[in-house]
Molecule: transfer RNA
Organism: Patescibacteria group bacterium
RNA sequence: GGGCCUGUAGCUCAGUUGGUUAGAGCGUUAGUAUGGCAUACUAAAGGUCGUCGGUUCGAACCCGAUCAGGUCCA
Numbered sequence: 001g002g003g004c005c006u007g008u009a010g011c012u013c014a015g016u017u018g019g020u021u022a023g024a025g026c027g028u029u030a031g032u033a034u035g036g037c038a039u040a041c042u043a044a045a046g047g048u049c050g051u052c053g054g055u056u057c058g059a060a061c062c063c064g065a066u067c068a069g070g071u072c073c074a
Base pairs, nucleotide, nucleotide: 001073002072003071004070005069006068007067010026011025012024013023019057028044029043030042031041032040033039050066051065052064053063054062
């Protein structure tokens, strides 16, 4: 320098080749049960989907550029 993969909640990830409200587990906070802890259950908070731009009536999803990480080739 070139090819490929990954980037979504604090962490690990899902999200069907465009439309519904962006979700799960763990974690955090609150409540209930217990004398307390552990534990179980319920609820809540937490995201402008790496960044910028484009296509479209509509983008996490399509296109381009760019950043970071990984990997292969040279």